[in-house]
Context: one part of a larger RNA
This record gives sequence, structure tokens and C1' cells, in this order.
RNA sequence: UCCAGCGAGUUACUAGCAUUCGCAAGCUUAAGCCAUUUGGCGGAGGCGUAGUGAAAGCGAGCCUGAAUAGGGCGAUUAGUGGAUGUUAGUAGACCCGAAACCGGGUGACCUAACCAUGGGCAGGCUGAAGCGUCAGUAAAAUGACGUGGAGGGCCGAACCGUAGCAUAUUGCAAAAUGCCCGGAUGACCUGUGGUUAGCGGUGAAAUGCCAAUCGAACUCGGAGAUAGCUGGUUCUCCUCGAAAUAGCUUUAGGGCUAGCGUCGCGUGGUAACAAGUAGGGGUAGAGCUCUGUUUCGGACUGGGGGUCGCAAGAUUACCCACCCCUGACAAACUACGAAUACUACUUGCGGAAUCGCGGCAGUUAGAACGUCGGGGCUAAGCUCGGCGCUCGAAAGGGAAACAGCCCAGACCAUCAUCUAAGGUCCCUAAAUAUAUGCUCAGUGGGAAACGAGGUGAGAUUUCUUAAACAAUGAGGAUGUUGGCUUAGAAGCAGCCAUUCAUUUAAAGAGUGCGUAACAGCUCACUCAUCAAGAGAUCUUGCGCGGAAAAUGUAACGGGGCUAAAGCAUAUUACCGAAGAUAUGGGCGCGUAUUUAUACGCGCGGUAGAGGAGCGUUGAUAUUGCAUCGAAGUCGGACUGUAAGGUCCGGUGGAGCGGUAUCAAGUGAGAAUGCUGGA
Repeated sequence: UCCAGCGAGUUACUAGCAUUCGCAAGCUUAAGCCAUUUGGCGGAGGCGUAGUGAAAGCGAGCCUGAAUAGGGCGAUUAGUGGAUGUUAGUAGACCCGAAACCGGGUGACCUAACCAUGGGCAGGCUGAAGCGUCAGUAAAAUGACGUGGAGGGCCGAACCGUAGCAUAUUGCAAAAUGCCCGGAUGACCUGUGGUUAGCGGUGAAAUGCCAAUCGAACUCGGAGAUAGCUGGUUCUCCUCGAAAUAGCUUUAGGGCUAGCGUCGCGUGGUAACAAGUAGGGGUAGAGCUCUGUUUCGGACUGGGGGUCGCAAGAUUACCCACCCCUGACAAACUACGAAUACUACUUGCGGAAUCGCGGCAGUUAGAACGUCGGGGCUAAGCUCGGCGCUCGAAAGGGAAACAGCCCAGACCAUCAUCUAAGGUCCCUAAAUAUAUGCUCAGUGGGAAACGAGGUGAGAUUUCUUAAACAAUGAGGAUGUUGGCUUAGAAGCAGCCAUUCAUUUAAAGAGUGCGUAACAGCUCACUCAUCAAGAGAUCUUGCGCGGAAAAUGUAACGGGGCUAAAGCAUAUUACCGAAGAUAUGGGCGCGUAUUUAUACGCGCGGUAGAGGAGCGUUGAUAUUGCAUCGAAGUCGGACUGUAAGGUCCGGUGGAGCGGUAUCAAGUGAGAAUGCUGGA
């Protein structure tokens, strides 16, 4: 991992509700007794038949109250005992699962410490005290040489240990092996026997050790502890079909009530929708009167500060307020003010979609998208509200692929038709469609500020046969080097201005380059040549640059595409889905009746509610099959909408079915399920 078997809402009592049966103003017995295959007796008790009040009590009324008012609860009848189903409560209460807690015992053959009694430590080295001899001293001290053999002394086997490395790591081994290393006469090592026990012992202390178990051993019991947690929970079909919200919660991944679902009963112009009418509002917008913020200009009115003045007062390139004009901002501003939404009424449409009561739920982790807002950075596949929609619980077509986007809601069948979104050169179903333009960037087929004689369209305006624009040939002068400044400043560092005047076809007290300053080049301006348009600005379509990333083109799905197979506008045709239609069939509900037909509507679905069935084991009754071959098992055929059923053949060798009713140890693929096997 696979296969087979086993494996989870049960039972008792009490209560509610539904269905059904009996009896009915009544219904019913319990314990027990007598009989005994289930009957009889037993009326204690229970529910109902009258309520109301806290109660005394009163009573079709009672209570409250001063009340004869008002109000509250009643009266104008249906119950009760079984059975079945379902739910709740109490019990282990659908099943499996803790870590733990408590009680009684068992453990010191492992290991910790201690007690008693035994055992062990090759060899080598060092050479303490003491003692002796000699030297030495007044005597000592002291020294030398011997002797001696101390030491938690030194080196190093056995023995004890294990710091490092390697191997091993389904091992030789649930801690070893190899190399290397520490101690090795000691706080040493060790045999045997004994002592200490779990709310405890022991501990040169690591929460270490107490039998491969230790922040509290093991074992049995309380015990099916508890588990708001995780996992699992077994046949089929039909109808409907949610929620991820609110309030409260030692509450936040749990509950309770409401909301939303389902089933039953009741409710007959109710709900919803549309139109009309009547309303209130203070949002969007707008506005600046108010509350605040704020721009330009003005007027001078007042106050404060400064200056002058002894003062009166005057003055002010200072500050503030008010006033006039101009231009703005606001969720907590409003002299204004929509669209929607909401409320009521009327009309239309609308047949339960509404509302009420009762049984049973599930849900209370939501998600994206669009839109209106708050938070955040007008960040997030972010977060929190409102409205809507889809997913959730929805398959199909489109978006290459892609829960939440676009189209569209799958009862079944069909080698039929029409469409939606989206498409129609090839991959790939359908236009190499039509008309008119645009784009040259492969833009299309990723991106901003910003930049640019890319190119199309529109508009405004200036100049122009009295010759424009461009180009070319000429001129572009004089007072004057204007004045000032300056070392210099001569058109051209800078400052000033009556930037003036003269000669002119025209020529600035000078547009740029240039010089130290001049010079020089050039422009404005003018003439000539030439001959028809030229310049400026604004709006707009499509393009260009801006544009750098990691395996490999890789920013159209690909090929490939340029009067497109790109973009824009218009038009026609076609393709395209489980949509619609057509034909046939099935099922549900409703209506009508002739009770099996007609018509109408419907049949995606998780949690969940409701309904109808299939199969297994056994019981009772009845009816069948079987050695001429039962069950089981293998294969095949037929059949039913499904669970399933029937038949045939092989195998097998002795029991097994149908029908009706009843009762359940009643259906497995999942639980790191359990047992066995491969």
C1' cells in the first nucleotide's frame, strides 16, 4: 500500500408536537392479587370538567381601584388513554481519542546513598620525616654523606572512566567498535548480603537517579473521568432550500434569542411590482448669510505699537479689526438644494410569493467584483460599513489556461433549428466581407511626468501680382567713441533716457558672435532678381522617445499579419452555449372533472427540512422450491428511474424462498480505525 471481516444516533423513563386507534363530559388505572400463554380483578392516584387573586376568599366571574370608571385574566365547552414518528431533558447517550486527578498495591537483581563482610591494584621513578656517621658550634643551629621509605606524589598495564575524531545510525549494539585520551594507594575499584518507596526516597546538585519509564515510577481500580477540540459516521430516488448578520455572553473558532430555510394549519385583492397624487428631509451639487479658513485692490473709520511734542495733539514704508470690490475652501458651515430612497393613499397588475400560530433545523470563520464612504499613502489579492451582483451551494459558452469578471441557470434523449457574450487568414466552427478614413510604430501586442518641424482633421489670425516666404546680388550710413561709470567701456560688462536727431530706398544710440579696448562677422531694416503662396497660434485623431533582470523567444495563446489578419465609423452575412425553439419521454405541483385523462406551471444545488422506496437478519401467519441439486460462489443474458430484481450455465453438496404484518446487533471507502492475510 492493497484485500477480507468487524466498526458509530441505541435503550429506559419523563415531557412537547404531529399522525392514527379506542372511549368521550369524561378518559385512565399503578402497586398488588387471582388465574395463567397473556385474561380477569384492583379507582388509591393522574388528566379533564371554572376561573381569578400574593392570599383570606369570592365565583361566570375574579383582580386592581374610592369607584357602578377604565384596564388585566377568564366565561360562550373537548378531553383522555394507547400506538407510531420526531424533538428535548436525565442517564456514558453517535463512535474513537487526551494530558491529567484520586485510592489500593508492586518495585533499590538497573541505578543513588549508606551499613555489614570479603576481594583487587604488573613494573618503573621520585626520595619527606625520623635515625646514623662525619664536618661544624661553647652548646645549639647548620651542612655533607648514608640509611629510611612518606605522599588524595610521578610514568605506566590490569581495573575504573569517556575529552576528541572516525565508523555505525532498518547498527555487532534501543549507546557499540577503532584510534586517541583521564585516573590508576585512593574522596580508589569491586563481589555478596542488607536498609531507605512515590504528597516518598536518594542525590560532591545534572531536576540527576529510583528496572531501556521520572518536574513526580509502575500496576490495578474510581472509569465509558472530562474534551465548547480534531477525525470518522455505512442503501436509493423525489420536492423545497439557506447562513457566514444583530443583540447579549470570562464572549470572540462556543452558546442563547432574533433574522434567513423547511413541514403543517389558518389567512382571499394580502405581499411584490408599475403609474399617479400627497408628504417630510438637508445628502450630491451649489453657495459664502452664519461658524471658521482665505486671495487681490481700495477707502480711509476705529484700536494698539513706533516717532515728534510739556501737553493738547500731530504723524506713520508697523500690527489688528470694521467697510467696499475681486477670487476661493469646509465631515462636525448653510439665506439654497436635487436624483434616488422612504411613508401614505388611489388605480392597474398580481392567487400566497404576504401575515399569524405550531413542529424541526442549519447558519452566526465568508470571498471577489461594481459603486457610495471611513481608516491607510485617493498603497495592498489591505481593512471597516452601505447598496448591488456572482461564487459560496452553479455545471455550460467566452476571457489561451483562470471559485467571485462577461454571457447564461444543466429532468432525460436527438448526426434538428435560432441566438447570447465572444468571434469569422491558419492552428480553430464561421467574411482573406463591403464602404470611407487613419496608423509605419509590429504601434496594435505593458507604463508616467516630460520632450519633439512624425503625420491626418478642424479653427483663428498675419503677410501676399501695389510681388509675400525662402534663396541669391547689394546696402546696412552720419552727429557719435551718446552720457555716466571705468585702467579701458567705441551698438554689444554695468547704469541712465525726450533711445534724440541727420542723410536716406533703408539702416536700432543696436539681435547675436567677437576684441584687453578697437577692429571684424552678422541681424533688424531697404533695393534688385525670381514668381505663388508663406508664417504664427489654438483644438483634436493616430503614432515617436522616455522603456534596465535574472534557465529560453517569453509584455498578441502560437503561426503569422502592413490599402492588415491593426485602429475608427457604418453596414450585411455567418459561426457560436447544457440559453431559446422543435420532436419524443420521465417526474412534481395546481386546476378541471369521468380517477386517468386534458391543460397550465415547474424539475442546478452544500448545510438543512419534508416525502417515497430498495435491500439485510429474525419473528408470526400463509404459500412454495430443493440430491431430477438448496444456500454460497464464478460467468453471462434480460429487466426497473435508483437502491435492486429475475433467468441460464459452471462450481458446490443441504437446506432456501414468495406474500402480509412486526422487531432490529439493518447497508462502509475513508476514523495516522481494529483483527487477519498478501